[in-house]
Molecule: c-di-GMP-I riboswitch aptamer
Organism: Planctomycetota bacterium
């Protein structure tokens, strides 16, 4: 010069809970707020994992109407894990 690479400097993001929104919900989005984070940038069809169950099916209870339970993403979580890319650069 150069690689590596801590968390120090410049910053950065933005949990809960509040209030408005969308939404069947799970959540999303906007404000406010900060528990935290060296990727808490990106990626949900590269792959794992968790989450709601609207539609739709099974089954019961009703005269009916309608009301209960199960299953089920195609809906959703990247602040699970993981792919992937990136700034600064001590020892």
């Nucleotide at each position: 010069a150069g690689g590596c690479c801590a968390g120090a400097a410049g910053g950065g993001c933005a949990a809960a809970a509040c209030c408005c929104u969308c939404g069947a919900a799970a959540g999303g989005g906007g404000g406010c707020g900060a528990c935290g984070c060296a990727a808490a940038a990106c990626u949900a069809c590269a792959g794992g994992g968790c989450c709601u169950a609207a539609c739709c099916c099974c089954u019961c209870c009703c005269c009916g109407c309608g009301g209960a339970g199960g299953g089920c993403a195609u809906g959703g979580c990247a602040g699970c894990c993981a792919g992937c890319u990136g700034c600064c650069g001590a020892a």